[in-house]
Context: one part of a larger RNA
RNA sequence: GGCGUAUGGUGGAUGCCUAGACACAUAGAGCUGAAGAAGGACGCAUCAAACGGCGAAACGCGACGGGGAGUGGUACGAGCGCAAAGAUCCGUCGGUAUCCGAAUGGAGGAAUCCGGCAUAUCGAGAGAUAUGUCAUCCAUGGCUGAAUACAUAGGUCAUGAGAGAGCAACCCGGGGAACUGAAACAUCUAAGUACCCGGAGGAAAAGAAAACAACAGUGAUUCCCAAAGUAGCGGCGAGCGAAAUGGGAGGAGCCCAAACCAAGAAUAUCUUGGGGUAGUAGGACCACAGGGAAGCUAUAUCUGAUGAUAAUGGAAUGGCAUUGAAAGGCCAGCCGCAGAGGGUGCAAGCCCCGUACAUGAAAUCAGAGGAUAGGCGAGUGGGAUCCUGAGUACGGCGGGACACGAGGAAUCCUGUCGGAAUCGGCCGGGACCAUCCGGCAAGGCUAAAUACUCCUAUGUGAUCGAUAGUGGACCAGUACCGUGAGGGAAAGGUGAAAAGAACCGCGGGAGCGGAGUGAAAGAGAACCUGAAACCAUAUGCUU
Repeated sequence: GGCGUAUGGUGGAUGCCUAGACACAUAGAGCUGAAGAAGGACGCAUCAAACGGCGAAACGCGACGGGGAGUGGUACGAGCGCAAAGAUCCGUCGGUAUCCGAAUGGAGGAAUCCGGCAUAUCGAGAGAUAUGUCAUCCAUGGCUGAAUACAUAGGUCAUGAGAGAGCAACCCGGGGAACUGAAACAUCUAAGUACCCGGAGGAAAAGAAAACAACAGUGAUUCCCAAAGUAGCGGCGAGCGAAAUGGGAGGAGCCCAAACCAAGAAUAUCUUGGGGUAGUAGGACCACAGGGAAGCUAUAUCUGAUGAUAAUGGAAUGGCAUUGAAAGGCCAGCCGCAGAGGGUGCAAGCCCCGUACAUGAAAUCAGAGGAUAGGCGAGUGGGAUCCUGAGUACGGCGGGACACGAGGAAUCCUGUCGGAAUCGGCCGGGACCAUCCGGCAAGGCUAAAUACUCCUAUGUGAUCGAUAGUGGACCAGUACCGUGAGGGAAAGGUGAAAAGAACCGCGGGAGCGGAGUGAAAGAGAACCUGAAACCAUAUGCUU
RNA backbone atom coordinates (compact mmCIF):
# COMPACT_ATOMS: atom_id res chain seq x y z
C1' G A 1 0.00 0.00 0.00
C1' G A 2 -4.01 -3.65 -1.19
C1' C A 3 -8.12 -6.93 0.25
C1' G A 4 -11.31 -8.21 4.32
C1' U A 5 -13.58 -7.57 9.27
C1' A A 6 -15.16 -4.43 13.32
C1' U A 7 -16.34 0.37 15.20
C1' G A 8 -17.24 5.27 14.09
C1' G A 9 -17.58 9.89 11.08
C1' U A 10 -19.69 12.03 6.82
C1' G A 11 -23.82 11.87 3.70
C1' G A 12 -29.22 12.10 3.16
C1' A A 13 -30.99 7.39 -0.19
C1' U A 14 -34.93 4.28 1.69
C1' G A 15 -39.27 3.31 4.74
C1' C A 16 -43.32 5.57 7.16
C1' C A 17 -46.06 10.28 7.34
C1' U A 18 -48.94 14.79 5.13
C1' A A 19 -49.98 20.31 6.11
C1' G A 20 -50.11 20.62 -0.44
C1' A A 21 -51.30 19.39 -5.11
C1' C A 22 -53.97 16.65 -9.46
C1' A A 23 -58.43 14.93 -11.85
C1' C A 24 -63.47 14.58 -11.76
C1' A A 25 -68.72 14.71 -9.96
C1' U A 26 -73.00 17.34 -7.96
C1' A A 27 -75.08 21.90 -6.61
C1' G A 28 -74.36 27.16 -6.48
C1' A A 29 -72.50 31.65 -8.50
C1' G A 30 -71.40 33.90 -13.07
C1' C A 31 -69.73 39.95 -12.80
C1' U A 32 -66.81 44.53 -10.47
C1' G A 33 -66.10 50.00 -11.63
C1' A A 34 -66.35 57.77 -11.56
C1' A A 35 -70.91 56.36 -4.94
C1' G A 36 -63.47 55.68 -7.79
C1' A A 37 -62.83 48.96 -9.29
C1' A A 38 -59.10 45.17 -10.15
C1' G A 39 -54.21 45.75 -8.42
C1' G A 40 -50.77 48.29 -5.52
C1' A A 41 -47.72 52.14 -2.44
C1' C A 42 -47.40 53.95 2.43
C1' G A 43 -49.01 53.54 7.11
C1' C A 44 -51.86 51.41 11.84
C1' A A 45 -49.98 47.34 17.77
C1' U A 46 -47.01 49.05 24.72
C1' C A 47 -42.49 46.69 22.99
C1' A A 48 -43.63 45.08 16.09
C1' A A 49 -38.91 43.04 11.20
C1' A A 50 -42.26 39.77 8.25
C1' C A 51 -47.00 37.46 6.86
C1' G A 52 -52.20 38.00 7.66
C1' G A 53 -55.89 41.96 9.25
C1' C A 54 -57.08 46.99 9.05
C1' G A 55 -56.97 52.62 7.07
C1' A A 56 -55.32 59.02 10.17
C1' A A 57 -62.36 56.60 13.28
C1' A A 58 -56.13 52.39 10.98
C1' C A 59 -54.79 44.53 15.01
C1' G A 60 -60.13 48.37 14.62
C1' C A 61 -66.12 51.80 15.29
C1' G A 62 -71.90 51.09 15.41
C1' A A 63 -76.58 48.17 15.08
C1' C A 64 -78.96 43.49 14.91
C1' G A 65 -78.66 38.17 15.52
C1' G A 66 -75.73 33.62 17.11
C1' G A 67 -72.75 31.88 21.14
C1' G A 68 -71.39 31.18 26.49
C1' A A 69 -65.87 31.46 29.01
C1' G A 70 -62.22 32.92 28.53
C1' U A 71 -59.53 36.65 25.68
C1' G A 72 -55.95 40.94 23.17
C1' G A 73 -54.02 37.08 14.77
C1' U A 74 -49.48 33.78 13.11
C1' A A 75 -46.74 34.18 18.09
C1' C A 76 -45.37 30.12 22.91
C1' G A 77 -42.31 36.68 26.29
C1' A A 78 -42.87 40.84 29.58
C1' G A 79 -46.20 44.53 30.83
C1' C A 80 -51.01 46.51 30.77
C1' G A 81 -55.98 45.54 29.71
C1' C A 82 -61.12 43.43 28.25
C1' A A 83 -64.90 39.79 29.99
C1' A A 84 -71.72 36.69 33.13
C1' A A 85 -73.93 44.59 33.02
C1' G A 86 -71.94 38.43 28.28
C1' A A 87 -65.93 39.88 26.17
C1' U A 88 -62.95 37.31 22.40
C1' C A 89 -65.29 34.63 18.39
C1' C A 90 -69.19 33.60 14.09
C1' G A 91 -73.08 35.75 10.68
C1' U A 92 -76.01 40.03 8.41
C1' C A 93 -76.37 45.26 7.69
C1' G A 94 -73.91 49.95 8.30
C1' G A 95 -69.65 53.72 9.39
C1' U A 96 -64.52 54.91 8.32
C1' A A 97 -61.63 53.80 4.09
C1' U A 98 -54.45 58.05 3.34
C1' C A 99 -51.89 58.05 -1.67
C1' C A 100 -51.37 55.78 -6.63
C1' G A 101 -54.12 53.30 -10.18
C1' A A 102 -59.67 54.01 -15.86
C1' A A 103 -57.40 58.20 -12.50
C1' U A 104 -60.68 62.35 -14.35
C1' G A 105 -58.18 70.24 -11.95
C1' G A 106 -52.86 70.65 -14.47
C1' A A 107 -48.27 68.09 -14.67
C1' G A 108 -45.50 63.61 -13.86
C1' G A 109 -39.90 59.31 -14.07
C1' A A 110 -47.24 55.49 -10.46
C1' A A 111 -47.91 55.97 -5.05
C1' U A 112 -45.08 62.71 -6.23
C1' C A 113 -45.25 68.03 -7.61
C1' C A 114 -48.15 72.53 -8.65
C1' G A 115 -53.02 74.97 -9.07
C1' G A 116 -58.25 77.64 -9.95
C1' C A 117 -63.07 78.60 -7.59
C1' A A 118 -66.51 78.58 -3.12
C1' U A 119 -66.94 78.36 2.15
C1' A A 120 -64.74 78.15 6.97
C1' U A 121 -60.67 78.67 10.53
C1' C A 122 -55.95 80.80 11.93
C1' G A 123 -52.87 85.11 11.06
C1' A A 124 -51.28 92.27 11.93
C1' G A 125 -50.31 91.12 7.02
C1' A A 126 -48.13 88.21 3.42
C1' G A 127 -50.24 83.87 3.56
C1' A A 128 -51.40 78.93 5.57
C1' U A 129 -54.79 75.01 6.63
C1' A A 130 -59.51 72.25 6.18
C1' U A 131 -63.87 70.77 3.38
C1' G A 132 -66.21 70.75 -1.30
C1' U A 133 -65.52 71.26 -6.45
C1' C A 134 -62.92 71.70 -11.36
C1' A A 135 -60.83 65.74 -17.22
C1' U A 136 -62.84 64.02 -21.93
C1' C A 137 -66.73 62.01 -24.84
C1' C A 138 -71.97 61.11 -25.26
C1' A A 139 -77.29 62.22 -24.40
C1' U A 140 -80.95 65.95 -23.14
C1' G A 141 -82.12 71.04 -22.34
C1' G A 142 -80.91 76.30 -22.15
C1' C A 143 -78.08 80.72 -23.51
C1' U A 144 -75.20 82.61 -27.22
C1' G A 145 -73.25 82.80 -32.09
C1' A A 146 -68.98 83.44 -37.64
C1' A A 147 -67.71 83.62 -42.96
C1' U A 148 -73.28 85.33 -44.49
C1' A A 149 -79.17 88.58 -44.18
C1' C A 150 -82.17 84.46 -41.95
C1' A A 151 -79.56 80.39 -40.45
C1' U A 152 -75.80 76.82 -39.58
C1' A A 153 -70.89 75.47 -37.85
C1' G A 154 -68.80 76.81 -33.42
C1' G A 155 -68.76 78.56 -28.18
C1' U A 156 -70.72 78.18 -23.31
C1' C A 157 -73.78 76.58 -19.09
C1' A A 158 -76.92 73.03 -16.60
C1' U A 159 -78.63 68.03 -15.87
C1' G A 160 -77.26 62.46 -16.10
C1' A A 161 -75.72 55.88 -10.46
C1' G A 162 -74.53 57.56 -19.18
C1' A A 163 -69.44 55.86 -21.12
C1' G A 164 -64.12 55.07 -20.04
C1' A A 165 -61.11 50.40 -16.73
C1' G A 166 -60.69 45.31 -14.83
C1' C A 167 -62.04 40.05 -15.45
C1' A A 168 -59.97 32.35 -15.90
C1' A A 169 -62.46 30.02 -19.79
C1' C A 170 -66.72 30.00 -22.83
C1' C A 171 -69.36 33.48 -27.25
C1' C A 172 -69.88 36.90 -31.62
C1' G A 173 -67.48 40.07 -35.03
C1' G A 174 -62.94 42.63 -37.73
C1' G A 175 -57.96 41.12 -39.26
C1' G A 176 -54.90 36.72 -39.87
C1' A A 177 -49.54 33.59 -40.18
C1' A A 178 -45.74 29.96 -40.48
C1' C A 179 -43.54 25.52 -39.11
C1' U A 180 -45.69 21.11 -40.78
C1' G A 181 -48.10 17.28 -44.37
C1' A A 182 -47.90 16.34 -49.48
C1' A A 183 -41.86 11.65 -47.88
C1' A A 184 -38.98 17.84 -52.68
C1' C A 185 -42.62 21.91 -53.99
C1' A A 186 -45.98 26.12 -56.20
C1' U A 187 -52.48 24.77 -56.19
C1' C A 188 -53.67 22.20 -51.72
C1' U A 189 -52.64 21.18 -46.27
C1' A A 190 -51.65 23.01 -41.48
C1' A A 191 -56.29 26.66 -40.70
C1' G A 192 -59.83 30.51 -40.66
C1' U A 193 -55.81 27.26 -36.25
C1' A A 194 -52.06 30.33 -33.36
C1' C A 195 -51.88 35.39 -32.63
C1' C A 196 -53.73 40.79 -32.70
C1' C A 197 -58.06 44.08 -32.33
C1' G A 198 -63.37 45.31 -31.10
C1' G A 199 -67.90 43.91 -28.43
C1' A A 200 -71.33 41.32 -25.16
C1' G A 201 -73.61 37.98 -21.68
C1' G A 202 -74.32 34.58 -17.71
C1' A A 203 -74.37 32.37 -21.36
C1' A A 204 -73.38 34.09 -26.46
C1' A A 205 -74.80 33.16 -31.36
C1' A A 206 -79.00 31.37 -34.23
C1' G A 207 -84.28 31.64 -34.78
C1' A A 208 -90.43 31.74 -36.64
C1' A A 209 -89.40 29.63 -44.09
C1' A A 210 -88.72 34.10 -50.58
C1' A A 211 -86.94 26.54 -45.76
C1' C A 212 -86.66 21.35 -46.97
C1' A A 213 -88.64 17.65 -49.78
C1' A A 214 -90.36 14.97 -54.10
C1' C A 215 -95.94 13.80 -56.38
C1' A A 216 -95.55 11.28 -50.16
C1' G A 217 -94.92 14.73 -46.86
C1' U A 218 -92.36 17.99 -42.93
C1' G A 219 -93.28 22.65 -40.49
C1' A A 220 -88.43 28.51 -36.40
C1' U A 221 -83.60 27.93 -34.05
C1' U A 222 -80.03 25.16 -31.04
C1' C A 223 -77.62 20.57 -29.13
C1' C A 224 -76.79 15.03 -29.09
C1' C A 225 -76.98 9.89 -31.60
C1' A A 226 -77.36 7.62 -36.36
C1' A A 227 -77.25 8.48 -41.57
C1' A A 228 -71.28 8.36 -42.70
C1' G A 229 -65.99 8.50 -43.34
C1' U A 230 -71.44 7.65 -47.20
C1' A A 231 -72.63 11.42 -51.40
C1' G A 232 -69.12 14.40 -53.03
C1' C A 233 -64.62 17.85 -53.27
C1' G A 234 -59.37 16.95 -54.38
C1' G A 235 -51.68 18.62 -58.27
C1' C A 236 -58.82 13.04 -58.10
C1' G A 237 -52.20 13.65 -54.64
C1' A A 238 -51.76 14.56 -49.47
C1' G A 239 -56.01 15.11 -47.70
C1' C A 240 -61.00 17.65 -46.99
C1' G A 241 -65.89 15.94 -46.10
C1' A A 242 -71.73 17.19 -46.10
C1' A A 243 -77.21 17.07 -46.36
C1' A A 244 -82.06 14.98 -46.67
C1' U A 245 -84.02 11.60 -43.36
C1' G A 246 -84.75 8.68 -38.66
C1' G A 247 -84.18 8.68 -33.15
C1' G A 248 -83.71 11.93 -28.85
C1' A A 249 -82.98 16.89 -25.53
C1' G A 250 -85.92 21.21 -25.53
C1' G A 251 -90.19 23.54 -27.24
C1' A A 252 -93.07 29.67 -28.01
C1' G A 253 -94.00 32.53 -30.72
C1' C A 254 -94.28 37.74 -31.82
C1' C A 255 -93.64 43.22 -33.32
C1' C A 256 -92.92 46.99 -37.16
C1' A A 257 -92.80 49.61 -42.44
C1' A A 258 -96.74 50.57 -46.16
C1' A A 259 -101.95 51.45 -48.05
C1' C A 260 -106.09 54.36 -45.43
C1' C A 261 -108.00 57.90 -41.44
C1' A A 262 -107.05 61.97 -37.92
C1' A A 263 -104.15 65.88 -35.62
C1' G A 264 -99.94 68.95 -35.89
C1' A A 265 -96.34 71.11 -38.92
C1' A A 266 -90.73 74.27 -41.87
C1' U A 267 -97.20 71.07 -45.32
C1' A A 268 -91.38 68.71 -49.88
C1' U A 269 -95.07 61.42 -49.44
C1' C A 270 -92.29 65.40 -42.12
C1' U A 271 -93.91 63.97 -37.01
C1' U A 272 -97.46 61.81 -33.67
C1' G A 273 -101.91 58.79 -32.86
C1' G A 274 -105.26 55.14 -35.01
C1' G A 275 -105.02 51.14 -38.55
C1' G A 276 -102.23 46.71 -40.03
C1' U A 277 -98.67 42.31 -40.44
C1' A A 278 -100.22 37.71 -44.67
C1' G A 279 -98.99 33.19 -48.79
C1' U A 280 -105.08 27.49 -49.03
C1' A A 281 -102.22 35.41 -49.97
C1' G A 282 -103.20 39.22 -46.42
C1' G A 283 -104.48 44.17 -45.43
C1' A A 284 -106.59 48.96 -46.79
C1' C A 285 -111.59 49.99 -48.81
C1' C A 286 -117.21 48.71 -48.97
C1' A A 287 -121.32 45.82 -46.70
C1' C A 288 -122.99 42.79 -42.58
C1' A A 289 -122.29 41.02 -37.69
C1' G A 290 -120.06 41.93 -33.06
C1' G A 291 -118.82 44.16 -28.90
C1' G A 292 -113.85 44.61 -26.63
C1' A A 293 -114.64 37.49 -25.53
C1' A A 294 -111.89 32.87 -24.68
C1' G A 295 -107.15 33.25 -23.73
C1' C A 296 -101.84 34.81 -23.73
C1' U A 297 -98.04 37.75 -21.38
C1' A A 298 -91.05 37.33 -22.33
C1' U A 299 -93.14 44.24 -19.11
C1' A A 300 -93.77 46.69 -14.05
C1' U A 301 -95.12 46.43 -8.90
C1' C A 302 -96.53 43.63 -4.75
C1' U A 303 -96.72 39.03 -2.32
C1' G A 304 -94.23 34.74 -1.58
C1' A A 305 -93.53 28.31 -0.62
C1' U A 306 -88.60 27.37 -0.29
C1' G A 307 -83.34 27.99 -0.22
C1' A A 308 -78.45 30.56 1.00
C1' U A 309 -75.50 33.50 4.45
C1' A A 310 -74.24 32.23 11.92
C1' A A 311 -76.05 28.02 14.50
C1' U A 312 -78.80 24.03 17.96
C1' G A 313 -80.17 19.10 19.74
C1' G A 314 -78.13 14.49 18.74
C1' A A 315 -77.88 7.23 21.28
C1' A A 316 -74.54 3.85 23.72
C1' U A 317 -68.70 1.25 28.59
C1' G A 318 -66.87 -0.32 32.52
C1' G A 319 -63.18 -3.45 34.90
C1' C A 320 -58.44 -6.33 34.99
C1' A A 321 -53.40 -7.17 33.44
C1' U A 322 -49.29 -5.53 30.03
C1' U A 323 -47.11 -0.75 28.56
C1' G A 324 -44.10 5.52 28.96
C1' A A 325 -49.04 5.66 27.17
C1' A A 326 -54.48 1.17 25.60
C1' A A 327 -57.91 2.65 21.53
C1' G A 328 -54.69 -3.75 21.09
C1' G A 329 -55.53 -8.52 24.83
C1' C A 330 -58.88 -10.80 28.61
C1' C A 331 -63.74 -10.41 31.23
C1' A A 332 -68.55 -8.54 31.40
C1' G A 333 -72.12 -4.93 28.95
C1' C A 334 -74.69 -1.27 25.76
C1' C A 335 -76.41 1.94 21.26
C1' G A 336 -77.55 1.86 16.26
C1' C A 337 -82.48 5.93 10.96
C1' A A 338 -75.79 6.98 14.03
C1' G A 339 -70.29 0.61 12.47
C1' A A 340 -68.86 7.96 7.14
C1' G A 341 -64.56 10.23 8.74
C1' G A 342 -61.01 12.65 11.93
C1' G A 343 -58.69 13.15 16.79
C1' U A 344 -57.14 11.39 21.51
C1' G A 345 -49.59 9.03 24.57
C1' C A 346 -50.60 2.00 20.43
C1' A A 347 -55.40 -0.49 16.68
C1' A A 348 -62.05 3.40 20.04
C1' G A 349 -69.63 2.43 17.21
C1' C A 350 -70.36 3.66 23.05
C1' C A 351 -63.62 9.43 25.40
C1' C A 352 -63.66 14.21 22.03
C1' C A 353 -65.24 16.48 17.24
C1' G A 354 -68.71 14.44 14.47
C1' U A 355 -72.23 11.02 11.74
C1' A A 356 -77.98 9.28 10.88
C1' C A 357 -82.11 12.03 11.96
C1' A A 358 -84.41 16.43 13.49
C1' U A 359 -84.57 21.92 14.59
C1' G A 360 -83.26 27.27 13.62
C1' A A 361 -82.74 33.73 11.41
C1' A A 362 -83.41 40.07 14.01
C1' A A 363 -80.79 41.20 9.04
C1' U A 364 -79.39 40.69 3.77
C1' C A 365 -79.69 37.92 -0.81
C1' A A 366 -81.94 34.39 -4.25
C1' G A 367 -86.69 32.72 -5.54
C1' A A 368 -91.03 28.35 -7.78
C1' G A 369 -95.77 30.02 -7.67
C1' G A 370 -99.62 33.74 -7.05
C1' A A 371 -102.06 38.69 -7.32
C1' U A 372 -102.62 43.47 -9.51
C1' A A 373 -101.57 46.88 -13.34
C1' G A 374 -100.18 47.48 -18.18
C1' G A 375 -99.78 45.17 -22.91
C1' C A 376 -101.50 41.68 -26.64
C1' G A 377 -105.70 39.41 -28.38
C1' A A 378 -111.04 37.22 -32.76
C1' G A 379 -115.56 37.14 -37.47
C1' U A 380 -118.29 36.66 -42.58
C1' G A 381 -118.79 38.34 -47.53
C1' G A 382 -117.31 41.46 -51.82
C1' G A 383 -113.22 41.77 -55.54
C1' A A 384 -113.35 47.82 -58.92
C1' U A 385 -109.20 50.67 -56.80
C1' C A 386 -104.76 51.16 -53.38
C1' C A 387 -100.60 48.81 -50.25
C1' U A 388 -97.28 44.73 -49.03
C1' G A 389 -89.48 46.72 -47.25
C1' A A 390 -85.18 49.65 -54.47
C1' G A 391 -79.92 51.53 -56.20
C1' U A 392 -82.95 46.31 -53.66
C1' A A 393 -83.55 41.46 -56.52
C1' C A 394 -80.88 40.21 -60.64
C1' G A 395 -76.79 40.49 -64.48
C1' G A 396 -71.27 41.45 -66.17
C1' C A 397 -66.21 41.69 -64.15
C1' G A 398 -63.06 40.64 -59.53
C1' G A 399 -62.93 38.22 -54.84
C1' G A 400 -64.87 35.51 -50.57
C1' A A 401 -68.29 31.76 -48.00
C1' C A 402 -70.78 27.21 -48.75
C1' A A 403 -67.84 19.65 -47.52
C1' C A 404 -67.92 21.76 -53.16
C1' G A 405 -60.13 24.10 -55.33
C1' A A 406 -64.38 27.74 -61.68
C1' G A 407 -66.02 23.25 -62.34
C1' G A 408 -71.92 21.72 -65.86
C1' A A 409 -71.82 25.34 -60.37
C1' A A 410 -76.93 26.28 -58.32
C1' U A 411 -77.16 28.91 -53.20
C1' C A 412 -75.08 33.03 -49.81
C1' C A 413 -71.81 37.78 -49.11
C1' U A 414 -70.04 42.10 -52.07
C1' G A 415 -65.41 45.80 -54.39
C1' U A 416 -66.92 47.79 -59.28
C1' C A 417 -70.29 48.75 -63.56
C1' G A 418 -75.21 48.16 -65.05
C1' G A 419 -80.10 47.53 -63.15
C1' A A 420 -86.12 45.11 -62.62
C1' A A 421 -91.12 43.44 -61.54
C1' U A 422 -95.40 45.04 -57.98
C1' C A 423 -99.99 39.67 -56.94
C1' G A 424 -102.30 38.68 -64.18
C1' G A 425 -96.49 39.68 -59.28
C1' C A 426 -91.78 37.72 -57.28
C1' C A 427 -88.04 33.84 -55.31
C1' G A 428 -86.50 28.72 -54.98
C1' G A 429 -86.45 23.25 -56.04
C1' G A 430 -77.65 22.42 -57.88
C1' A A 431 -76.18 25.28 -65.22
C1' C A 432 -80.51 26.42 -68.25
C1' C A 433 -85.96 25.87 -70.23
C1' A A 434 -91.05 24.02 -69.63
C1' U A 435 -94.57 21.60 -66.46
C1' C A 436 -95.36 20.73 -61.46
C1' C A 437 -94.28 21.61 -56.33
C1' G A 438 -92.58 24.75 -52.13
C1' G A 439 -92.34 29.67 -50.42
C1' C A 440 -93.09 35.50 -49.97
C1' A A 441 -86.49 38.54 -49.88
C1' A A 442 -84.58 43.39 -49.70
C1' G A 443 -87.18 45.75 -41.29
C1' G A 444 -86.92 43.94 -36.11
C1' C A 445 -87.46 40.96 -31.23
C1' U A 446 -87.54 36.13 -28.91
C1' A A 447 -87.04 31.73 -23.29
C1' A A 448 -85.44 26.48 -23.12
C1' A A 449 -82.45 22.43 -24.60
C1' U A 450 -76.02 24.04 -25.73
C1' A A 451 -70.53 26.06 -24.21
C1' C A 452 -67.19 27.41 -20.14
C1' U A 453 -65.21 27.54 -14.72
C1' C A 454 -61.33 32.79 -12.11
C1' C A 455 -64.87 31.59 -7.89
C1' U A 456 -68.26 29.03 -3.46
C1' A A 457 -69.86 24.40 -0.99
C1' U A 458 -69.81 19.23 -0.56
C1' G A 459 -67.94 14.71 -2.17
C1' U A 460 -65.09 10.98 -4.88
C1' G A 461 -60.35 8.68 -6.74
C1' A A 462 -56.91 0.83 -9.43
C1' U A 463 -54.29 10.06 -8.77
C1' C A 464 -49.08 11.99 -6.36
C1' G A 465 -46.63 11.48 -1.65
C1' A A 466 -41.40 16.04 -0.99
C1' U A 467 -35.97 14.77 -7.53
C1' A A 468 -43.29 12.92 -7.02
C1' G A 469 -47.74 16.11 -7.08
C1' U A 470 -48.88 22.90 -9.18
C1' G A 471 -43.08 26.51 -10.61
C1' G A 472 -44.67 26.97 -5.43
C1' A A 473 -46.85 21.37 1.08
C1' C A 474 -41.99 25.82 3.74
C1' C A 475 -43.48 33.91 4.00
C1' A A 476 -42.80 31.52 -4.13
C1' G A 477 -43.77 33.96 -8.92
C1' U A 478 -40.04 34.75 -3.44
C1' A A 479 -34.40 34.60 -3.55
C1' C A 480 -31.50 35.04 -7.65
C1' C A 481 -30.39 36.16 -13.15
C1' G A 482 -31.39 39.74 -17.20
C1' U A 483 -30.98 47.04 -19.60
C1' G A 484 -35.62 44.82 -20.83
C1' A A 485 -39.39 41.57 -22.63
C1' G A 486 -38.55 37.64 -19.65
C1' G A 487 -36.36 33.47 -16.98
C1' G A 488 -36.86 31.36 -12.22
C1' A A 489 -35.06 27.88 -7.90
C1' A A 490 -33.58 25.23 -3.45
C1' A A 491 -35.94 24.44 1.01
C1' G A 492 -41.24 19.38 4.85
C1' G A 493 -40.77 15.57 9.77
C1' U A 494 -37.50 16.56 17.96
C1' G A 495 -41.14 14.56 21.29
C1' A A 496 -47.26 11.99 23.43
C1' A A 497 -46.21 16.52 25.92
C1' A A 498 -40.97 21.49 25.60
C1' A A 499 -41.01 18.24 29.99
C1' G A 500 -36.22 22.45 24.67
C1' A A 501 -31.45 20.33 29.29
C1' A A 502 -31.66 24.23 36.20
C1' C A 503 -26.91 23.46 38.38
C1' C A 504 -21.44 21.92 38.17
C1' G A 505 -16.68 21.17 35.40
C1' C A 506 -13.11 22.21 30.93
C1' G A 507 -12.86 26.04 27.17
C1' G A 508 -12.09 32.89 24.68
C1' G A 509 -15.90 30.65 22.08
C1' A A 510 -17.78 26.65 19.42
C1' G A 511 -18.29 22.44 21.75
C1' C A 512 -17.85 18.55 25.20
C1' G A 513 -18.25 15.82 30.04
C1' G A 514 -21.44 15.27 34.32
C1' A A 515 -26.37 16.32 36.42
C1' G A 516 -31.54 16.54 35.15
C1' U A 517 -36.20 15.58 31.62
C1' G A 518 -38.09 11.73 28.75
C1' A A 519 -40.27 5.22 27.03
C1' A A 520 -36.07 6.54 24.18
C1' A A 521 -31.19 12.01 23.99
C1' G A 522 -27.42 6.49 19.61
C1' A A 523 -35.09 11.67 19.77
C1' G A 524 -30.75 17.60 21.87
C1' A A 525 -33.08 21.48 18.25
C1' A A 526 -27.07 20.62 12.33
C1' C A 527 -33.11 16.90 16.04
C1' C A 528 -37.88 10.11 12.86
C1' U A 529 -35.65 6.22 10.04
C1' G A 530 -30.38 7.00 8.64
C1' A A 531 -28.50 3.03 2.67
C1' A A 532 -24.17 3.95 -0.68
C1' A A 533 -20.13 6.73 -2.43
C1' C A 534 -16.21 9.06 0.64
C1' C A 535 -13.04 9.51 5.33
C1' A A 536 -10.88 7.63 9.89
C1' U A 537 -9.37 4.21 13.86
C1' A A 538 -8.36 -0.87 15.32
C1' U A 539 -7.20 -5.54 13.62
C1' G A 540 -6.50 -10.41 10.24
C1' C A 541 -4.22 -11.80 5.70
C1' U A 542 -0.94 -10.20 1.98
C1' U A 543 2.99 -7.21 -0.67